Source information:
The prediction has a mean pLDDT of 85. This is a predicted structure of a 339-nucleotide part of an RNA (large-subunit ribosomal RNA, domain IV) from Candidatus Peregrinibacteria bacterium GW2011_GWC2_39_14. Its Rfam family is "Bacterial large subunit ribosomal RNA". Gene Ontology terms of the family: structural constituent of ribosome and ribosome. The source organism's lineage runs through Bacteria, Bacteria candidate phyla and Candidatus Peregrinibacteriota.
[in-house]
Context: one part of a larger RNA
RNA sequence: GCUUCCCCAAGGAACUCGGCAAAACAGCAGGCGUAACUUCGGGAUAAGCCUUGCCUUAUGGACUAUUCAGCAAUGUUUAGUCCGUGAGGCCACAGUUAAAGACAUCGGGCGACUGUUUAUCAAAAACACAGGUCUCUGCAAAUUCGUAAGAAUAUGUAUAGGGGCUGACGCUUGGCCAGUGCCAGAAGGUCACGAGGAGGGGUGUAUGCUCCGAAUCUAAGCCCUGGUGAACGCCGGCCGUAACUAUAACGGUCCUAAGGUAGCGAAAUUCCUUGUCGGGUAAGUUCCGACCCGCACGAACAGCGUAACGGUCUGAUGACUGUCUCAGGGAAGCACUCG
Numbered sequence: 001g002c003u004u005c006c007c008c009a010a011g012g013a014a015c016u017c018g019g020c021a022a023a024a025c026a027g028c029a030g031g032c033g034u035a036a037c038u039u040c041g042g043g044a045u046a047a048g049c050c051u052u053g054c055c056u057u058a059u060g061g062a063c064u065a066u067u068c069a070g071c072a073a074u075g076u077u078u079a080g081u082c083c084g085u086g087a088g089g090c091c092a093c094a095g096u097u098a099a100a101g102a103c104a105u106c107g108g109g110c111g112a113c114u115g116u117u118u119a120u121c122a123a124a125a126a127c128a129c130a131g132g133u134c135u136c137u138g139c140a141a142a143u144u145c146g147u148a149a150g151a152a153u154a155u156g157u158a159u160a161g162g163g164g165c166u167g168a169c170g171c172u173u174g175g176c177c178a179g180u181g182c183c184a185g186a187a188g189g190u191c192a193c194g195a196g197g198a199g200g201g202g203u204g205u206a207u208g209c210u211c212c213g214a215a216u217c218u219a220a221g222c223c224c225u226g227g228u229g230a231a232c233g234c235c236g237g238c239c240g241u242a243a244c245u246a247u248a249a250c251g252g253u254c255c256u257a258a259g260g261u262a263g264c265g266a267a268a269u270u271c272c273u274u275g276u277c278g279g280g281u282a283a284g285u286u287c288c289g290a291c292c293c294g295c296a297c298g299a300a301c302a303g304c305g306u307a308a309c310g311g312u313c314u315g316a317u318g319a320c321u322g323u324c325u326c327a328g329g330g331a332a333g334c335a336c337u338c339g
Base pairs, nucleotide, nucleotide: 001334002333003332004331005330006329007328010325011324014323019320029051030050031049032048037042039168053090054089055088056087057086058085059084060083061082062081063080064079065078068075069074091095103318104317105316106315107314108313109312110310111309115127116126131166132165133164134163135162136161137160143152144151145150169305170304171303172302174235175234176233179232180231181228182227183226184225185224188223189222190221194217195216199212200211201210202209203208236254237253238252239251240250263297264294275291276290277289278288279287
């Protein structure tokens, strides 16, 4: 010096990206006590406080055996075991004396929850989930595997099965069908093979043989006509205007299929940005509450809330500490030196 441990004055997070690590919390014993919020179940062992040994004594209960009385129920005597309650006393710094399951509290984001996952750098806000919704499928089902036979679905039958999206629960889920997709549509247009055969070519003396071929008939598809958003998706610009100023309820105009509704909003989304104001701190690029100028939120690629839950992310407080001020001492092993 390295590894693993132990101790430490005063201070107590000043360390650091961050209390990482360590320390502390001390036990599902008994008693008391317990908030906001809440889906009334929870939250909750919330938090917080007290007690715990031994001796003496008094006293209650249960059980076992036993004495006496009694027909019995029961009462009663004695002994033992167990569970308590009260009073007084004794010793110690300390009585759950050892061992032996948590640090606690207050905010916010995300995800409802228990679960699942990158075997070997990611455990999560990702996946799943119950629930919601759309769509296909009438059974020789749809869908999937296989060239096929055949098989799964299913020895199931629409309260079933497949697929897509969303993701408990609560309140909700706005406008646009122009484009794309899907669905429907006995008309019309277009359209292949085929049918058809007006007419024409070649050849031949010729019956003929051979070739081209118009009209007309003819499927799906496409065009066309409608519908459809919890289908793919999309959801504007400029100018003016109120008796201070500012702003614009209001008006004009252009464009569009329609111009973003409710709710939320510097947000896991905000570039400018450490926005501005308020709170917390002596001091706060983080955090919380607001504002709205949303570069570039927004309604099942769901929107906004939400008790409970979380080895989740983020902020604060108490407690606690060698994380630090700032180091020091000690133990074991290794390294190293000498032999």